[in-house]
């Protein structure tokens, strides 16, 4: 210190997650041994049993027990026990419930107590009356508890004295004590002083809520009296009306405060266990007593829950002290040991007491520290586990050798904790012996983030994830091994906390578009504030004082072997109060300036704004004329209007609204807004020049007014338009777009509402920062038809700057200041509740369960688009021929079958794999047979003859069996070497699946012109430039301009072929010429000219002209040529799409299977047939059939072959075989042309179907070939939407060959005959394709994405008739215990009094207050509710198809209506 994660990629924005430290933790494995430290965070829930406050005989009188001394009884002493007395139980411990409050911190302060301790000082005189204990009688279960007797005190009282002490009217008055005793002291009262301690008070600081905004009546103050130690409304009486609050009163909610404690560079944030400081509290709630000190944890009284006891009458009790117990929980110890030690009570002490404390036990809960071996040792053992089969790896790791023994373990010795004695801890710490490697290793994790990879299993299942994700047959991501990595008596997980997060921003964030400017102005409080000068010292700055408690952090020593831990010294504790000091700068005063503000004057623009007048053009109505059949309205119609006279026209009258040109990026206005003329009356803003005032300014929470359009009230007006409503269309629907009709509204008046994309999506004010150019209103100057200068508006372009990017750019989103308002990931949701505000719609102010890892911005490449543009193509258009209709072939799908194998599926499957299914092919089916196999390789063993071939037998074969015939090569002659069969065993052979795992191969887009690199350079990047622009081409062809300069793959060309011409060659090809023969024929001699054959050359390049363009590319014409602009034609197929096709051509990875999914055979199917659909083939005929008769190719094929002449046959074909391994012999043309018949018909058209007879091939034509002949003689008269091919030697049209092939062609490859029309002067339109451009919420890329309603589940809220509780609160009753006050007849000890009484006390009553309780009436919160409203989530439900492209009607904001739904309609306002 940062990293994963939106996206096809990139940049901000902007959540989420991790990596780190931390803990009173907890769970999972799993666990040697020591130091220090922690351990109910939940139920302040109940608690059993034990202990945790006493002590004092030197205050006091009594019994018991005992010893002593004596004469029973008594004296003296020692133990023991209860009562009086006195200290002390108000500390010590323990918890955190309440408590937002002077409780707590921190700094002051004045009106006060203090026991015990410490100094001073002076006293301790004289009386007296009870009392427990005890004794005697008594109630009770019991706890206790009555009455009488008698008894002590450092207990009680009552006189004297008394001072420095209180009170006071200043004269005076009042107030005290306690002894004991060993003779030493201990105590006792008063008063003063001090220490500690406490008790009040005040500044300042201390969580959340405003959906909590008013609170209070003893409240606020005074006066007076009372209480208290004390000050005060602390109480009462009266008397004022006051105090507190936006700088948060008051309410609600939540919590002890703090030193500190965790994390952070810091600031901060969180926390407040363990130590300390402090507060409350002690079963709940209330009081009081005692007392120095409580309103009292282990006291009292009362009331009230609960638990015990009980004889049913009444009693008894408080672990939030230490152990333990039971609940409750994820959870958290032992009913230990001693007062040895620190300290605390009493005590003169000895001493007792102490559950504080100090030790031990339990727990890896945590922080430190040790160890589980160290050295060597390579046959790199085995064994696992990978393998490319060779090996790597586990790995010096083991093993085996050598050697130490910490730690634990036996056994000995042994400090210090203790100053005199006194040791729980203790089998202490520590040291020494003495045996053995011996007794001691685990858990997490290995896709990125993040250190660490293989193989098996498994197959969107099972599981895994902190975040992105992984898992559908090859998973480094899920289990398991192997192997790494990481910590290590620990590891991981899980919860919390900071931290990374600058993601709340003081340090340190933003607000055009990302989440943010409030719809605008004026303005209160409040922030901020020109310029001089005195003056002050609150802020501020500087120096001291005092505090800031110890511990804690830090730094330095030090002590435990070392750390952890402990102890000492320093800093530090950033912070409070006080004294001083400075006076720049904020404040405060007080004096003056004119620059900010503002007044007056001169003068100017202008839809500002408010009332009233007028006006003219239009629409529609009425009325009156013409006129006579249609208007109207739409893409098209149609409802609608019109013979009862519309439309049209002409004239005149009504009304109501809005005000053409002018008019502009123009002008005013704070916004909304705001246009016709004039009057009237009104705000505001600019310029000029100068007097005046003298900081008067700025923002500006709350307030205040004012607000487009739609809406709502009352009342008018209503012409057009017009939600809603209705009718016509369209549509599958059409609750709409469109049309025809129309109501609210729309106008006016008042009086509501207060929202809009109220947008510049940019809050105000002020100052500074390059230019340049329009425009609208002022001013100046001169050189005046225009210029320049300057102030205020209003606009483009643009310098720095800034910005994520677009962009902003003196009108700032630049560069400083002030001040207000507003965000903090999406969604829920601007939505629920509450609460102000409206008649009402409704507006404002606003959440929160739950959910998702995104959701946005701006750019960028790309795909789309019912956007634009420009271009090409048999795309269209011009034309010709077709197919969709028949009827047949022939593919295919469906059906069907035992089987009809299997593949292709818009284009770019379908006469396609198949360039040939009767058997065979065949991959199917049934039936049968075989199991190292019908094919391969390797061992072995056997034969040199097996094997093959012929026949015969048995079977359908596969096998079996018998005869015959046959007889390999080399050689060292050895069954020695090859090779071949046999036979055997195991390895394997084969085959099925997956083209979504693959190679090769192909299709297609498309022969479309495109696709891409280097280096430059532009941009944060993605990526762009180049390849874009203007031309131009058949081209990314070429040419020119330019931040590009080149290259690469395509394009063209280089190749084959056809067209011309030479040169060579001249047989099998040719025959002009000579010559020779023949009925005739290159047929002979011979020729070499010509055609041809093949081989090499030559030509064609926009090379010449002329125009055109930009002098260019080029492009138009022409000339010459055989062929003129790539001559025609072929091969050739960029970068990429398409998980396109193909495991069945072939290869292959991986998986299934192995007497079956393999292999053999006969038979059957791939030929099936209610039907659909593709490609053909023949025809429907006179441009034609038929018959006769007669010309003219080309490719190409032949020895299992093609086959001639000849003869049979109507014919298919048959006999037979000249030649001929082919420029030599052989297959070979049709259409044409002549000539006849057929005369428009289902025909002399058409040929299917059928029936017979044949021929061919072929082991075999029945399932299931082809062809002849006779005969039969269907459909079919030219083909609906529709669609299909063709631009020249094509198209149609004729026929020929050839591959497969035994045979078998209307397919499929090729050849030639004969041969058109039209386009090329076109791009409007549909198809495809390119380029540039635009939009865009696509990117799996429009077969996209996506909204909403219903339907079914889950989930968490909200309303509800209401019940259930808790809390707080008003009235009211009613009252315990205590207190205080009145009375007190009844009781009555201490003082008076001779008594009687008196005085003084008291029970009892009454009265105030008042806990808990009750009736009632309200808040406020939780639960929970029949049913009911959205909301949200869930691979493949439903009905649309709303948004994104001009989304098919631009889309969104307000608003108000309507409809299953998305939404659609007005009305207005925006460009996103």
């Nucleotide at each position: 210190a940062g990293a994963g994660u939106u996206u096809g990629a990139u940049c901000c924005u902007g959540g989420c997650u991790c990596a780190g430290a931390a803990u009173g933790a907890a769970c999972g494995c799993u666990g040697g041994u020591g130091g220090c430290a922690g351990a109910c965070c939940u139920a302040a829930c109940a608690c059993a049993u034990g202990c945790a406050a006493g002590u004092c005989g030197a205050a006091c009188g009594c019994a018991a027990u005992u010893u002593u001394g004596u004469u029973u009884a008594c004296a003296a002493g020692a133990u023991u026990g209860a009562g009086u007395g006195g200290c002390g139980g108000a500390c010590g411990g323990g918890u955190g419930a309440g408590u937002a409050a002077c409780g707590c911190g921190u700094g002051g302060g004045a009106a006060c107590g203090u026991g015990u301790c410490u100094g001073a000082u002076a006293g301790u005189a004289a009386g007296g009356a009870a009392u427990a204990g005890c004794u005697a009688c008594g109630g009770g279960a019991a706890a206790c508890u009555g009455u009488g007797g008698g008894u002590a005190a450092u207990a009680c009282c009552u006189u004297a004295u008394g001072g420095a002490c209180c009170c006071u009217a200043a004269g005076g008055g009042g107030u005290a004590a306690a002894g004991a005793u060993u003779u030493a002291u201990c105590g006792c009262u008063a008063u003063c002083a001090g220490g500690g301690c406490g008790g009040c008070c005040c500044g300042c600081g201390u969580c959340g809520g405003a959906u909590u905004a008013g609170c209070u009546u003893g409240u606020u103050g005074g006066u007076a009296a009372g209480g208290u130690a004390a000050c005060g409304g602390c109480u009462u009486a009266c008397c004022a009306a006051g105090g507190c609050a936006a700088a948060g009163a008051u309410c609600c909610g939540u919590a002890g405060c703090u030193g500190g404690u965790u994390u952070g560079a810091g600031a901060g944030a969180a926390u407040g266990a363990a130590c300390a400081g402090u507060c409350a509290c002690a079963c709940u709630g209330g009081a009081a007593u005692u007392g120095a000190g409580a309103u009292a944890c282990g006291g009292u009284c009362c009331a009230g829950a609960c638990u015990c006891c009980u004889a049913c009458g009444g009693g008894a009790g408080g672990c939030a002290g230490c152990a333990g117990u039971g609940a409750g929980g994820a959870a958290u110890a032992u009913u230990g040991g001693a007062c040895a030690a620190u300290g605390g009570g009493c005590g003169c002490a000895a001493g007792c007491c102490u559950g504080a404390u100090c030790c031990a036990g339990u727990c890896a809960u945590g922080c430190c520290a040790c160890g589980u071996g160290a050295g060597u040792g390579a046959a790199g053992a085995a064994g696992g586990c990978c393998u490319u089969a060779g090996g790597g790896u586990u790995g010096u790791a083991a093993a085996g050798c050598u050697c130490u023994u910490u730690c634990a373990a036996u056994g000995g010795g042994g400090a210090g904790g203790a100053a005199g004695a006194u040791g729980a801890c203790a089998u202490u710490a520590c040291c020494c012996a003495u045996a053995u490697a011996a007794g001691a290793a685990g858990u997490c994790c290995c896709g990125g983030c993040u250190a660490a990879c293989u193989c098996c299993g498994u197959g969107c299942c099972a599981g895994c994830a902190g975040c992105c994700g992984c898992g559908g047959u090859a998973a480094u991501a899920c289990g398991g091994a192997g192997g790494g990595g990481g910590c290590u008596a620990g590891c991981g997980u899980u919860a919390u906390u900071c931290g990374g997060a600058u993601u709340u921003a003081c340090u340190g964030g933003g607000c055009g578009u990302a989440a943010a400017g409030g719809g605008u102005a004026c303005g209160u409080a409040g922030g901020c504030u020109g310029g001089u000068g005195u003056a002050u010292a609150a802020g501020u700055c500087a120096g001291g004082u005092g505090u800031g408690a110890a511990a804690u952090u830090c730094c330095u020593a030090a002590g435990c072997u070392c750390a952890a831990c402990u102890u000492a010294g320093g800093c530090g504790c950033u912070g409070c109060a006080c004294c001083u000091u400075a006076a720049a700068c904020u404040g405060u005063a007080c004096a003056c300036c004119u620059u900010g503000a503002g007044u007056g004057u001169u003068g100017g623009a202008g839809a500002g704004g408010g009332u009233g007048a007028g006006a003219g053009a239009a629409u529609u109505c009425c009325u009156a004329g013409u006129g006579g059949a249609g208007g109207g309205g739409u893409g098209a119609a149609a409802u609608c209007c019109g013979u009862a006279g519309a439309u049209a026209u002409u004239a005149g009258g009504a009304g109501g609204a809005a005000u053409a040109c002018c008019a502009g990026a123009g002008g005013c206005g704070a916004a909304g807004g705001c246009g016709c003329u004039c009057a009237c009356c009104u705000g505001g803003c600019c310029a000029g020049a100068u007097a005046c005032u003298g900081a008067c300014g700025u923002u500006g929470a709350g307030g205040u007014a004012c607000g487009a359009a739609a809406g709502u009230g009352u009342a008018g007006g209503g012409a057009g338009c017009a939600a809603a409503u209705a009718g016509g269309a369209u549509u599958a629907g059409a609750u709409a777009c469109c049309c025809u009709a129309g109501u609210a509204g729309u106008c006016u008046a008042c009086a509501c509402c207060c929202u809009a994309a109220a947008c510049g999506a940019u809050g105000a004010a002020u100052g500074c920062u390059a230019a340049g150019u329009g425009u609208g209103g002022g001013a100046a100057u001169a050189u005046u038809u225009g210029a320049u200068u300057u102030c205020c508006g209003u606009g483009c372009u643009g310098a720095a700057g800034c910005u994520a990017a677009c962009g902003c750019g003196u009108u700032a989103a630049g560069c400083a200041u002030u001040c207000c308002g507003c965000c903090u990931g999406g969604g829920u949701a601007g939505u629920a509740c509450g609460g102000u505000c409206g008649c009402a719609a409704g507006a404002u102010u606003a959440a929160a369960a739950c959910u998702c890892a995104a959701a946005g911005g701006a750019a960028u490449u790309g795909a789309c688009g019912g956007g634009g543009a420009c271009c090409u193509g048999c795309a269209c258009a011009a034309g010709u021929g077709g197919u969709g209709g028949a009827g047949c072939a022939u593919g295919u799908g469906g059906u069907u079958u035992a089987a009809u194998u299997c593949g292709a599926a818009g284009c770019a499957a379908c006469g396609c794999g198949a360039a040939a299914a009767a058997c065979c092919u065949u991959a199917c089916c049934a039936c049968a047979u075989c199991u190292u196999g019908a094919c391969a390789u390797a061992c072995g063993a056997g034969u040199u003859a097996u094997a093959g071939c012929c026949u015969u037998u048995u079977g359908a074969a596969g096998a079996a069996a018998a005869g015959g015939u046959g007889u390999c090569g080399g050689u060292u002659c050895g069954g020695c070497c090859g090779g071949a069969c046999u036979c055997g065993a195991u390895a394997c052979a084969g085959g099925g699946c997956u083209g979504c795992a693959u190679g090769g191969c192909u299709g297609u887009c498309g022969u479309c012109a495109g696709u891409u690199c280097g280096u430059g350079u532009u941009g944060u990047g993605a990526a762009a430039u180049g390849u874009u622009g203007g031309g131009u081409u058949a081209a990314g062809u070429c040419c020119u301009g330019a931040a590009a300069c080149g290259a690469g793959c395509g394009c063209a060309a280089c190749c084959c072929u056809u067209a011309u011409c030479c040169u060579c060659u001249g047989u099998u090809g040719c025959c002009a010429u000579c010559g020779g023969g023949u009925u005739a024929u290159g047929c002979c001699g011979g020729g070499a000219a010509c055609u041809c054959u093949g081989a090499g050359g030559a030509a064609a390049c926009u090379g010449c002209c002329u125009g055109u363009g930009a002098u260019a590319a080029u492009c138009a014409g022409g000339a010459g040529g055989a062929a003129g602009g790539u001559g025609g034609g072929g091969a050739c197929g960029a970068c990429g799409u398409c998980a396109a096709g193909u495991c069945a051509u072939c290869a292959u990875g991986g998986u299934c299977u192995u007497u079956a999914u393999g292999a053999u055979g006969u038979g059957g199917g791939c030929u099936a047939c209610a039907c659909a659909c593709g490609u053909g083939c023949u025809a429907c005929a006179a441009u034609g059939g038929c018959a006769a008769u007669u010309a003219c190719a080309a490719u190409g094929g032949g020895u299992c072959g093609c086959a001639a002449u000849a003869c049979c046959g109507c014919g298919a074909g048959g006999u037979g075989g000249a030649g001929c391994c082919a420029a030599u012999c052989c297959c070979c043309a049709a259409a044409g042309g002549u000539u006849g018949c057929c005369u428009c018909a289902g025909u002399u058209c058409g040929g299917a179907u059928c029936g017979u007879u044949c021929u061919c091939u072929g082991c075999a034509a029945c399932u299931c070939g082809a062809g002849a002949a006779c005969g039969u003689g269907a459909a079919g008269c030219c083909g609906g939407a529709a669609u299909c091919a063709c631009u020249a030697g094509u198209a149609a049209u004729c026929g020929c060959u050839g591959a497969u092939c035994a045979g078998c062609a209307u397919g499929c490859a090729g050849c030639g005959g004969u041969g058109a029309a039209u386009a090329c002067u076109g791009u409007c339109u549909c198809u495809a394709g390119g380029u540039c451009u635009u939009g865009u919420a696509c990117a799996c890329a429009c077969c996209g994405c996506c909204c909403g309603u219903c339907a079914a589940g889950g989930c968490a809220u909200g309303g509800g008739a209401g019940c259930u509780g808790a809390u707080c609160u008003u009235a009211c009753c009613g009252u315990a215990a205590g207190a205080u006050g009145g009375u007190g007849g009844g009781c009555u000890a201490a003082c008076c009094g001779c008594a009687a009484g008196g005085g003084g006390g008291u029970a009892g009553c009454c009265a105030u207050u008042c806990a808990u309780g009750g009736u009632u009436g309200g808040g406020u919160u939780a639960g929970u509710g029949a049913c009911u409203g959205g909301g949200u989530c869930u691979a493949a439900g439903u009905c649309g198809u709303a948004a994104c492209a001009a989304g098919g009607u631009a889309g969104c904001g307000c608003u108000a209506g309507g409809a299953g739904a998305a939404c659609c309609u007005g009305g207005u306002g925006c460009u996103g």